[in-house]
RNA sequence: CAAGUAGGCCAGGCGAUCGCGGGCUGGCAGGUCCAGCCCGAGGAAAGUCCGAGCUCCACAGAGCACGGUGCUGGGUAACGCCCAGGCGGGGUGACCCGACGGAAAGUGCCACAGAAAUGAGACCGCCAGAGGUACAAAGCCUCUGGUAAGGGUGAAACGGUGGUGUAAGAGACCACCGGCAGCCGUGGUGACACGGCUGGCCAGGCAAACCCCACCGGGAGCAAGGCCAAGCAGGAGGCUCAGCGCCAUAGGCGCUGACAGGGCUGCUCGUCCUGCGUCCUCCGGGUAGGCCGCUAGAGGCGAUGGGCAACCAUCGCCCCAGAGAGAUGAUCGCCACCCCUUGCUCUUGGGGGCGAGGGGGACAGAACUCGGCUUAUCGGCCUACUUGGGCC
RNA sequence: GGGCGCUUAGCUCAGCGGGAGAGCACUGCCUUCACACGGCAGGGGUCGCUGGUUCAAUCCCAGCAGCGCCCACCA
Numbered sequence: 001c002a003a004g005u006a007g008g009c010c011a012g013g014c015g016a017u018c019g020c021g022g023g024c025u026g027g028c029a030g031g032u033c034c035a036g037c038c039c040g041a042g043g044a045a046a047g048u049c050c051g052a053g054c055u056c057c058a059c060a061g062a063g064c065a066c067g068g069u070g071c072u073g074g075g076u077a078a079c080g081c082c083c084a085g086g087c088g089g090g091g092u093g094a095c096c097c098g099a100c101g102g103a104a105a106g107u108g109c110c111a112c113a114g115a116a117a118u119g120a121g122a123c124c125g126c127c128a129g130a131g132g133u134a135c136a137a138a139g140c141c142u143c144u145g146g147u148a149a150g151g152g153u154g155a156a157a158c159g160g161u162g163g164u165g166u167a168a169g170a171g172a173c174c175a176c177c178g179g180c181a182g183c184c185g186u187g188g189u190g191a192c193a194c195g196g197c198u199g200g201c202c203a204g205g206c207a208a209a210c211c212c213c214a215c216c217g218g219g220a221g222c223a224a225g226g227c228c229a230a231g232c233a234g235g236a237g238g239c240u241c242a243g244c245g246c247c248a249u250a251g252g253c254g255c256u257g258a259c260a261g262g263g264c265u266g267c268u269c270g271u272c273c274u275g276c277g278u279c280c281u282c283c284g285g286g287u288a289g290g291c292c293g294c295u296a297g298a299g300g301c302g303a304u305g306g307g308c309a310a311c312c313a314u315c316g317c318c319c320c321a322g323a324g325a326g327a328u329g330a331u332c333g334c335c336a337c338c339c340c341u342u343g344c345u346c347u348u349g350g351g352g353g354c355g356a357g358g359g360g361g362a363c364a365g366a367a368c369u370c371g372g373c374u375u376a377u378c379g380g381c382c383u384a385c386u387u388g389g390g391c392c
Numbered sequence: 393g394g395g396c397g398c399u400u401a402g403c404u405c406a407g408c409g410g411g412a413g414a415g416c417a418c419u420g421c422c423u424u425c426a427c428a429c430g431g432c433a434g435g436g437g438u439c440g441c442u443g444g445u446u447c448a449a450u451c452c453c454a455g456c457a458g459c460g461c462c463c464a465c466c467a
Stems, first nucleotide, its partner, number of pairs: 001388010012335007020040008028031001042363001046374002049372005054221004061269004066217005071085005086100001087098004101212002106210002108206003123151002125147009159177006178202001180199008225292004234283005239277001240258008259275004285466003299318008337360010393463007402416004410447001418434005440456005
């Protein structure tokens, strides 16, 4: 210098003019007013894909079903997230990627092609026997049997090499190698790694197919929910008995038992609530108002300490939008940045410097609040590292 | 703001791991004097898009895009 890898940061600045939303203070004519001061979008505010806080449902428990997650250890309020490690794969490398439990628990599927698709399988070939042809042999044809070494099909055909053996062959047997299972030892918290012994000759793929194993999960969502005000018109359907006690005329109240109904995912059990009510369901009617929830929080910044890291602890400082169909903007000037064209100049080259003209600045928009993931995004900067080349 | 569902031929839909299909519509021929009806034949698809799992994806999984539906309060 070129090409890359990983991590982090920014999301133009200043000034003038005209505006917008909220809060506080002050003024007056007391408001839909004026003045001053302060505050006013993001790294994704997005998708709503996960996890929580918070609120209500009858405080919500057990089992099955159903759904989710899936190497190990740690972090966290929690997670499908993050960090570190293991294993597998990719890259010359920095480094990157992995839904990464179980296929020798079971069931199922493996189209087409192919003889055969998984407790395999004789199409060609090889070999043996019988028959025919033939003087005989070889060869050829037919039949019977053996054979998985070779061919061919396929995504996939039951371990590889060499030998023994055989009619031909074959883990049938042997040696080595690969791989697997069991046991043991060493290291590690663990996933796992390394080593030794034994075994049978070897075990196809798919679990983002059913399933098995381990762990997790009650449901709904701020239009949750609470309070106030205004206004209207109601209608239909549904919902209990028995016993005992008390007051006692009718009747009322309480307890117990049974029955019925009831949980915005099903079933069973348990528990709880209700049973003529401030009840439930449906149709119809009315309103489109105010306040709370609502923004001080698993908050931010800095320092110190612990930890490889994610992260945690302590101390100090700070307050940082709030909302209701919804504010945070527009114009001009200057400067900075990037791109294109062009002039001069420096340089071996790539390219650099000065000047002129033109153009550009993305994705996007809080709505109860956080932690993540994913997706969109003109460009710019910093740090560490890798590979190649050049010069000293 | 929140919750749920759908996307396959021009339209309405089926299919749910191994050939992309049905009805209507369209085109040509026959029939008719002509049209309709009818009969025969035919064409037409990035299965919304992009990745992944698998030998193989419309189907299974993930992300993105588009479209549709529902919800408040008082009696």
Two RNAs folded together computationally: RNase P RNA and transfer RNA, 467 nucleotides in total. The coordinates come from a structure-prediction model, not an experiment, and the mean pLDDT is 79. Rfam match: Bacterial RNase P class A. It is annotated as a ribozyme.